[in-house]
Molecule: THF (Tetrahydrofolate) riboswitch aptamer
Organism: uncultured Blautia sp.
RNA sequence: UAGAGUAGGUAUUGCGCGUUAAGUGUCAUGGGAUGGGAAGUUGUCCAUGAACGAAGGUAAUCGUUUGAUUGUCCACGAUGUAAUAUUGCAUCCGCUA
Numbered sequence: 001u002a003g004a005g006u007a008g009g010u011a012u013u014g015c016g017c018g019u020u021a022a023g024u025g026u027c028a029u030g031g032g033a034u035g036g037g038a039a040g041u042u043g044u045c046c047a048u049g050a051a052c053g054a055a056g057g058u059a060a061u062c063g064u065u066u067g068a069u070u071g072u073c074c075a076c077g078a079u080g081u082a083a084u085a086u087u088g089c090a091u092c093c094g095c096u097a
Stems, first nucleotide, its partner, number of pairs: 001097003008087009017077003026050007036093003040089001056074002058071005
C1' cells in the first nucleotide's frame, strides 16, 4: 500500500404457515448478540406494554337445507424458513499478500 472476514439487508427459487388473523409493520420501556481483540454507531434479535390492522375465490365430495370437508387449483399477506446470488461497520490493533 492492497485485500479478506460479523450481525444483518435485498432478489430469485423451493418447501411451509395464515386468510375462523397468527404473522408482519408502528410507538414506548428493558435486555441480548454483533469481523480475531478494544470501544461503539447505523442496523439487528428477544421480552413486556400500547395504538393500528389485511381477502378471499374456485372445483370436487357429503348433506333436504343453513352448511361441512378436501385440493398437484387461483389469489392475497410489509407471512415463516432453506438454498443460491448480491450487498455488508467509521477508528485503533490483529490477519493475508